This is a predicted structure of a 1460-nucleotide RNA (small-subunit ribosomal RNA) from an uncultured bacterium. The sequence is in RNAcentral, with records from ENA. The coordinates come from a structure-prediction model, not an experiment, and the mean pLDDT is 85.

RNA sequence: AUUGAACGCUGGCGGCAUGCCUUACACAUGCAAGUCGAACGGCAGCGGACCUUCGGGUGCCGGCGAGUGGCGAACGGGUGAGUAAUGUAUCGGAACGUACCUUUCAGUGGGGGAUAACGUAGCGAAAGUUACGCUAAUACCGCAUAUUCUGUGAGCAGGAAAGCAGGGGAUCGCAAGACCUUGCGCUGAUUGAGCGGCCGAUAUCAGAUUAGCUAGUUGGUGGGGUAAAGGCCUACCAAGGCUACGAUCUGUAGCGAGUCUGAGAGGAUGAUCCGCCACACUGGGACUGAGACACGGCCCAGACUCCUACGGGAGGCAGCAGUGGGGAAUUUUGGACAAUGGGGGCAACCCUGAUCCAGCCAUGCCGCGUGAGUGAAGAAGGCCUUCGGGUUGUAAAGCUCUUUCGGCCGGGAAGAAAUCGCACAGGCUAAUACCUUGUGUGGAUGACGGUACCGGAAUAAGAAGCACCGGCUAACUACGUGCCAGCAGCCGCGGUAAUACGUAGGGUGCGAGCGUUAAUCGGAAUUACUGGGCGUAAAGCGUGCGCAGGCGGUUUUGUAAGACAGGCGUGAAAUCCCCGGGCUUAACCUGGGAACUGCGCUUGUGACUGCAUCACUUGAGUACGGCAGAGGGGGGUGGAAUUCCACGUGUAGCAGUGAAAUGCGUAGAGAUGUGGAGGAACACCGAUGGCGAAGGCAGCCCCCUGGGUCGACACUGACGCUCAUGCACGAAAGCGUGGGGAGCAAACAGGAUUAGAUACCCUGGUAGUCCACGCCCUAAACGAUGCCAACUAGGUGUUGGGGAAGGAGACUUCCUUAGUGCCGUAGCUAACGCGUGAAGUUGGCCGCCUGGGGAGUACGGUCGCAAGAUUAAAACUCAAAGGAAUUGACGGGGACCCGCACAAGCGGUGGAUGAUGUGGAUUAAUUCGAUGCAACGCGAAAAACCUUACCUACCCUUGACAUGCCAGGAACUUGCCAGAGAUGGCUUGGUGCCCGAAAGGGAGCCUGGACACAGGUGCUGCAUGGCUGUCGUCAGCUCGUGUCGUGAGAUGUUGGGUUAAGUCCCGUAACGAGCGCAACCCUUGUCCUUAGUUGCCAGCGGGUCAUGCCGGGAACUCUAAGGAGACCGCCGGUGAUAAACCGGAGGAAGGUGGGGAUGACGUCAAGUCAUCAUGGCCCUUAUGGCCAGGGCUACACACGUGCUACAAUGGUCGGUACAGAGGGCCGCGAAGCCGCGAGGUGGAGCAAAUCCCAGAAAGCCGAUCUUAGUCCGGAUUGCAGUCUGCAACUCGACUGCAUGAAGUCGGAAUCGCUAGUAAUCGCGAAUCAGAAUGUCGCGGUGAAUACGUUCCCGGGCCUUGUACACACCGCCCGUCACACCAUGGGAGUUGGCUUUACCCGAAGGCACUGUGCUAACCGCAAGGAGGCAGGUGACCACGGUAGGGUCAGCGACUGGGGUG
Repeated sequence: AUUGAACGCUGGCGGCAUGCCUUACACAUGCAAGUCGAACGGCAGCGGACCUUCGGGUGCCGGCGAGUGGCGAACGGGUGAGUAAUGUAUCGGAACGUACCUUUCAGUGGGGGAUAACGUAGCGAAAGUUACGCUAAUACCGCAUAUUCUGUGAGCAGGAAAGCAGGGGAUCGCAAGACCUUGCGCUGAUUGAGCGGCCGAUAUCAGAUUAGCUAGUUGGUGGGGUAAAGGCCUACCAAGGCUACGAUCUGUAGCGAGUCUGAGAGGAUGAUCCGCCACACUGGGACUGAGACACGGCCCAGACUCCUACGGGAGGCAGCAGUGGGGAAUUUUGGACAAUGGGGGCAACCCUGAUCCAGCCAUGCCGCGUGAGUGAAGAAGGCCUUCGGGUUGUAAAGCUCUUUCGGCCGGGAAGAAAUCGCACAGGCUAAUACCUUGUGUGGAUGACGGUACCGGAAUAAGAAGCACCGGCUAACUACGUGCCAGCAGCCGCGGUAAUACGUAGGGUGCGAGCGUUAAUCGGAAUUACUGGGCGUAAAGCGUGCGCAGGCGGUUUUGUAAGACAGGCGUGAAAUCCCCGGGCUUAACCUGGGAACUGCGCUUGUGACUGCAUCACUUGAGUACGGCAGAGGGGGGUGGAAUUCCACGUGUAGCAGUGAAAUGCGUAGAGAUGUGGAGGAACACCGAUGGCGAAGGCAGCCCCCUGGGUCGACACUGACGCUCAUGCACGAAAGCGUGGGGAGCAAACAGGAUUAGAUACCCUGGUAGUCCACGCCCUAAACGAUGCCAACUAGGUGUUGGGGAAGGAGACUUCCUUAGUGCCGUAGCUAACGCGUGAAGUUGGCCGCCUGGGGAGUACGGUCGCAAGAUUAAAACUCAAAGGAAUUGACGGGGACCCGCACAAGCGGUGGAUGAUGUGGAUUAAUUCGAUGCAACGCGAAAAACCUUACCUACCCUUGACAUGCCAGGAACUUGCCAGAGAUGGCUUGGUGCCCGAAAGGGAGCCUGGACACAGGUGCUGCAUGGCUGUCGUCAGCUCGUGUCGUGAGAUGUUGGGUUAAGUCCCGUAACGAGCGCAACCCUUGUCCUUAGUUGCCAGCGGGUCAUGCCGGGAACUCUAAGGAGACCGCCGGUGAUAAACCGGAGGAAGGUGGGGAUGACGUCAAGUCAUCAUGGCCCUUAUGGCCAGGGCUACACACGUGCUACAAUGGUCGGUACAGAGGGCCGCGAAGCCGCGAGGUGGAGCAAAUCCCAGAAAGCCGAUCUUAGUCCGGAUUGCAGUCUGCAACUCGACUGCAUGAAGUCGGAAUCGCUAGUAAUCGCGAAUCAGAAUGUCGCGGUGAAUACGUUCCCGGGCCUUGUACACACCGCCCGUCACACCAUGGGAGUUGGCUUUACCCGAAGGCACUGUGCUAACCGCAAGGAGGCAGGUGACCACGGUAGGGUCAGCGACUGGGGUG
């Protein structure tokens, strides 16, 4: 785009079309083929006339049932079952027929015998039928005549008819009539048109998993038969005929004009209309006839239905309506012959479900309408909202108009002029009759239908839906829902913010329709003729030879098959297209043209192809002379090595592995020496070397043999190329028969390894490997690249041959040819790559491909001994499978490098007690969060109350808190009572500030009230901001411009060095730049300057038991400000004259001096809605607020982190020395006194370099303990206390006395640390009323070790592979289990189709027969001819028996496959 459509929702009108696609299923009822009285005898019925005895009669008239007869019924109408050719389409052909029509000629004479109707009598339920009798014809039969008819022996023979109607002047006749004439008929021939029968050529679906088919088969002769050719039929003879250009078989199918689609070529289709064919319940058959083997005829058989008196009969809607059934689905049991056409008739006329009309259905196409203008307060309502508004929306209302269509009233066609009547003229004729033709004139005839159309009045009045709105694809928001419900053409939506589901608002598209489903073509160059491909995506047969086929070098002449050009015929009409015309327009109808791309005939041309022919040599080949070679077959022969055997020497191991063991060996192995046997393979040479078609081929020699190449150039003269089917060869493994068997070695055995190990490793070992003969026929049989030929830059190796130049020669250089490699230009390619040995540019031929899986499988065939090979599907299933390249990530890949990463060390954890956090379990609650590293002494730098978010009770509801309104009151404050408290009740004091004269008002605060609202540690960290962790203080991450690439991307950023560093240098299609690194900042280490109080005290002076205590000093320390200093700067070496590295000097410090702060692009949907902020959702007398008590502190258990220990490097006791950094007014708190002690008392000093906390501890000196569960260890428990605090019960810390648990250094495993570090020792601070073994800081003492980068972990850069990309915690294979689906096999079973042989043999025509009967003709007769009936035979439908073939269904069980 389209449709004979259907379904869903909706539906105003008209025009024109279409309308059982399914069951060629079965059919009730009505109708669909009759007509003619001008062929006939007649008169049942109707009407008229006449007669009548009123019963009736008379065919007299109009006419006419039934019958005889004629024509028609073979057309028209329906359907598509069958049919792959007895069909159709196109173009031809010869051996034919033809009623009616037409042309021409001739004739139409004279006889005869019957029979229906009818009558009478029967039979039968009916359908129907029998006997006898009467009768007519255009019915039937002879006779005569007869042609240009038929036959023929060419003499001849045979062969016809019918009348009817109209009219009529003479003549004849009693009349009828004869006679004449006209018309219609009839007979014989003849012409034509149209129609029909037959034959040929070409074209006409699929399957080769259908390859051979055929016996009247193919041809001939004789005969028969037909309208006609012909095996159409028959007898005989011959053995043919068809087929790879697809016979036969199977499946499917009516064919064409056309229709739909498409740019076309094509593809699909064959409704309506037209042409042809076939069929008419199924099968067979003939009759009649011009025509049928006959839709509304006959006979027979069968199935079915109906009637029946059971004896027997009837029927055929695939005609029009209609019914049932089937189905998703397809109409009225209508009107009329008015028109067109058909049949009959002289005609009038009759018949006509053909046809014309109407009815039903939005089934399609076309047209029209459902109103138009104006109208902003942008109404109300709806929806959304950022609450401002936006949108629906000029839309509505309102105002002003119009009236199509529909409804009402009225008018009202065309389609209808022929036939017929009249008049005139012509023809026929004797005729002004009749008949007929033309002209004029008159009247009649309409189913549709009072329809089309026209006019009038009235009213905006009666008339809009459907689908869609994530992308493709025009059109977006809200709510509901929450991987549910649902959507979906593909991709895909939906798991709490859905433009994708449902609804609404809005929008988009089309519009009396709109969507969905089904189907066809297009897009699809996705079967490629136009117009594709095959190295790696699917695709080159494993290789050659070669018949058919296809293609083919140069030249002469001819021919004309192909080809090209012209003409002629045909290509039905309709349709399509163009130009016109008619319906108001369109659809529709119609006139003309063009077209129908085709086929046939004919004329011409001679370039090209073909064919024939004369030649040629360049393609191809032969001969000659050389050359190289693991080319092939056969025979011989050689040495090394392995193994075995014999003997000698000789002694304990050998062999084997990562390590072992099995194995061999004291019966003498292995080792070594000598000799022997046997089989197989041929080291070095040896090579991107050689040969061969491929597979493949390797010691040496001989014989036989194929091919290649080079050189000269003699010969043949296109002999060529390719190749379906075919034939041959074809690694390894395997098979058969017979040999052989050293080594190796499937299977097998044993030993190891392992969770297992039917493996990898080891020890053995059989087929096999070898030979001969015969099979198999497959490989990643690969260059994943078919063969042949031509053309198209080069460079450089190498093998074989030839030539030239140079050289004394060895040899070198150059040219050429045939191979074989590498690099590369143009070009090609998706890229990778190929690139004169093409995957470039062309030609010829063959093979192959068409999404993945199923599957190279099943079935069938062929081959094979088998294994199996070859040919080769479908159902079903998926939306991908695949190629090349890119960036990442990953690798039990590679190279380089780094890090307390390992190693080297030191000390821990894991075992114990207790502390603390977590899990778990528990609970009314044990609030919540954090969960590998990167949660777990984490949020929490402090849970007794508070905190507090949890639980249980008691209470409040504009609220504890904010803003706005109203009323009252200043605020504030004292006391008492109830209650667990919150709270409730009562009560005392009090009147401020500003303005104003006062009244009063205002600010602030409090109380009460109503409403907006507050409030939420409620949910979502996967809606978010901010902040943080982590990789990682790792050295990386990017950009601009340029360049390269089709592109993703690359380059830069890679490379060579170097560094802690993408740090720097060099190189470089890159050049620059940014964020990171470094530096700048703080601190610490040295020095200088300045300044000296609370700090310092060397020198001077003073004082004290003693002390910078005082005067004073400014040197030192220190304090805190500012400077200096370090930069690979200097020297030497290394390196590339670089960057830099190594060493040294100097220096307090040396190579970023130590430490800190500082964290790139990003990753982890990492963490946090409970710090805070915030979208959405939720609660609102509660999920908010207040309060008391409880809980967060519980405890069979598990884990993490730290403390203290287990002791002598120690514990205890006594004495004694030295810090740093901090904190302090709701504070630190001195001295003194009291207490064993915690502490109390006290209250000096200090807002602090001044006073206090504050005694530092380890250390040092001395004493004691002596290896023990202890004088270690300190848990637990008892008693007694202290302190803080409203309050230490749940649930604080500390003190004293007593008690004295586990624990004797910790399994597997695991952590930290590289120097002032680890280890060890104490001190301080934050939080804080109190409460650290935690955290954050501070100093004291103060080590060991680092060979090194193989390994573990993490990271960086380069490279490589990848089937990974939520990226190896990836992806993914197979069995098993379960469910479902389709399918193969399957004992069989059921059915269809087909075939062979045989049996039966209806109807029927044919043949034969001559049993019975018999009008016309012949015959005087007898009888004959002929006919009817009967009998027989062959043929044959249905049916039957037996056996094949093939297809399909079902099938216990079973095989694999697919999906989940």